[in-house]
c-di-GMP-I riboswitch aptamer from a Pseudomonadota bacterium, 74 nucleotides, folded computationally. It matches the Rfam family "c-di-GMP-I riboswitch aptamer". Gene Ontology term of the family: cyclic-di-GMP binding. Taxonomically the source falls in Pseudomonadota (Bacteria, Pseudomonadati).
RNA sequence: GCAAGAUAAAGCCAAACCUGCCGUGAGGCAGAGACGGAAAACCACGGGACUUACAAGUCAGCCGGGUUACCUUU
Numbered sequence: 001g002c003a004a005g006a007u008a009a010a011g012c013c014a015a016a017c018c019u020g021c022c023g024u025g026a027g028g029c030a031g032a033g034a035c036g037g038a039a040a041a042c043c044a045c046g047g048g049a050c051u052u053a054c055a056a057g058u059c060a061g062c063c064g065g066g067u068u069a070c071c072u073u074u
Base pairs, nucleotide, nucleotide: 003073004072005071012037013036018031019030020029021028022027035061041067042066043065045064046063047062048059049058050057051056
């Protein structure tokens, strides 16, 4: 450096539900929580789903793609 790995070790993230705040809404932020995750980190590029005042937006933990990275092992 590449590949593999939630079967090992040390760590990491955090679904649903609840509370508070923001938003018309999908949803977002924080706290608590833990279904799960080897990229559940980031990017709305393609598809998809959802919202909508049909102008436009939301979801990256829906699928694909791109970029970047920790630990262990070969």